[in-house]
Molecule: Bacterial RNase P class A
Organism: Marvinbryantia formatexigens
C1' cells in the first nucleotide's frame, strides 16, 4: 500500500422565531368550584430510538386458580459458568469451512417401534446387471493312442462359445448413500478368510471440575445407509390470562327503606298515589391511582480470561388518553438512511444513507 477479519462509536452541526406535552415557580378580580383545585396568562429547565419495529423468548407487576400426583400440550437438548430469568450471553470441548485472522453447528437416542428416501440403478435393506472363475455341453486346432488305410473313436492341452449350472462383493456402471478403508498374504477367481496400519466397538490406566483428550490391551467387525426443526424414546423446564391487567372514588336517571301531633298536589279526613327530603345498595358516565426511582444511568476503583459482580461518588432523564417531539429562517458540511414511546425491564430477530476509531490476519515493497 492492497485485500480481509472481529468489534466499538455516531445517526448532520450551530444560532434564532413560532407552536405542542407534562413538570416547577409566579399572577388570576369581575371565569368555574364549598374547598382542594381547575381554566387562562407569564417565566424556567426538560421532552423518543439504536432499533421506540416484529411481538419471537425470559422476568417484574396484577387478577384468578392452587394439598399432592398424573395425563394431554409446548419448549429446550455437548460441558462449565453468568443472570431475577431465558431458547440469551461468556469461556471451553467436538465437528465443518478458510493459507490465516476468524466464522458456522438444534451438538441426546437410528440394536424400542413405525414411516419416508424422487430420478438413476440388476439390487435401497439383508444385493450377481456387466465382468472374473470352476463344472458341464458344443465347435475348432495341436499332441498322442486304437485302427492296414480311410471313416470313426478315446485321452490330454489350448482357444472360442452357451435360453445350462455353481462360486465370487476384487473391478465396471447407477446413486447423496451399494454393506468399514487401504496394502499384502491367500485363492480356480475371490472374500476380515488371515496379517499390518487407519477407523469402529469394549476394557484398563493417565490428564482434565466436566464435555473430552492421550496411552496400552482386547474384539476380526456378527451392532451393518441416511433422515428424529418425521412420528417417537429419554432427560430437564413450564398453572392461566394480561395495564382494555387491576385498585379506589363516584354522579344523573332507575331501584329499596324511612318521614313524627309538623312538608306539597289529587276540593275536608283516612288509605293510596305522584312529588319532596333523608338513608342505603349498586358501580354506569366521569375521575384518581397503577405510571415511571428503575435488576436505572454516568464516573472511578476492585475481583474475574470473560459474560458479570461488588464498592464509592454523582444525576433525575417523556408519561400522553384522540394521544405531545413539529414548522420556518440563516450559516456550514460529507447534503442526511431505517424508523415515532403507550406498564416496565433483559434478550433475540429484522430494517438502515454514510462517516469515524481500535485489535488482528494475509500478500507485496522498503529499512
Nucleotide at each position: 500500500u492492497g485485500a480481509g477479519u472481529a468489534g466499538a462509536g455516531u445517526a448532520a452541526a450551530u444560532g434564532g422565531u413560532c407552536g405542542c406535552g407534562g413538570c416547577u415557580g409566579g399572577c388570576u378580580g369581575u371565569c368555574c368550584g364549598a374547598a382542594a383545585g381547575g381554566u387562562g396568562c407569564c417565566a424556567g429547565a426538560c421532552g423518543a430510538g439504536g432499533a421506540a419495529a416484529g411481538u419471537c423468548c425470559g422476568g417484574g407487576c396484577u387478577u384468578c386458580a392452587c394439598a399432592g400426583g398424573g395425563c394431554a400440550g409446548g419448549a429446550u437438548g455437548c460441558c462449565g459458568g453468568a443472570u431475577a430469568a431465558c431458547g440469551u450471553c461468556c469461556g471451553g470441548c467436538g465437528g465443518a469451512g478458510g493459507c490465516g485472522a476468524c466464522u458456522c453447528c438444534a451438538g441426546a437416542g437410528a440394536c424400542a417401534g413405525u414411516g419416508c428416501a424422487a430420478c438413476a440403478g440388476a439390487a435401497a435393506u439383508g444385493a450377481a446387471c456387466c465382468g472374473c472363475c470352476g463344472g458341464c455341453g458344443u465347435g475348432c486346432g495341436c499332441a498322442c493312442c486304437c485302427g492296414c488305410a480311410g471313416a470313426g473313436g478315446a485321452u490330454g492341452c489350448g482357444c472360442a462359445u452357451g435360453u445350462c449350472u455353481g462360486g465370487u462383493a476384487a473391478g465396471g456402471g447407477u446413486g447423496g448413500a451399494a454393506g468399514g478403508g487401504c496394502a499384502g498374504u491367500g485363492u480356480a477367481a475371490g472374500a476380515g478368510a488371515c496379517u499390518a496400519c487407519c477407523g469402529c466397538c469394549c476394557g484398563u490406566c493417565c490428564g482434565g471440575u466436566a464435555a473430552c483428550g492421550g496411552a496400552c490391551g482386547g474384539g476380526g467387525c456378527a451392532c451393518a445407509u441416511g433422515u428424529a426443526a418425521a412420528c417417537c424414546u429419554c432427560a430437564u423446564c413450564c398453572g392461566a390470562a394480561g395495564c382494555a391487567a387491576g385498585a379506589c372514588c363516584g354522579a344523573a336517571g332507575a331501584g329499596a327503606a324511612g318521614c313524627a301531633u309538623a312538608u306539597g298536589g289529587c276540593g275536608g279526613c283516612c288509605c293510596g298515589u305522584c312529588a319532596g327530603c333523608u338513608u342505603c345498595a349498586g358501580g354506569u358516565a366521569g375521575g384518581u391511582c397503577g405510571c415511571u426511582c428503575g435488576a436505572a444511568c454516568c464516573u472511578g476503583g476492585c475481583g474475574g480470561c470473560a459474560a458479570c459482580g461488588c464498592c464509592a461518588g454523582g444525576u433525575c432523564u417523556g408519561g400522553a388518553u384522540a394521544g405531545a417531539u413539529g414548522a420556518c429562517c440563516a450559516u456550514u458540511c460529507a447534503c442526511g438512511a431505517c424508523a415515532u414511546a403507550a406498564c416496565c425491564c433483559g434478550g433475540c430477530u429484522u430494517a438502515c444513507c454514510g462517516c469515524u476509531c481500535u485489535g488482528c490476519u494475509c500478500a507485496c515493497a522498503c529499512a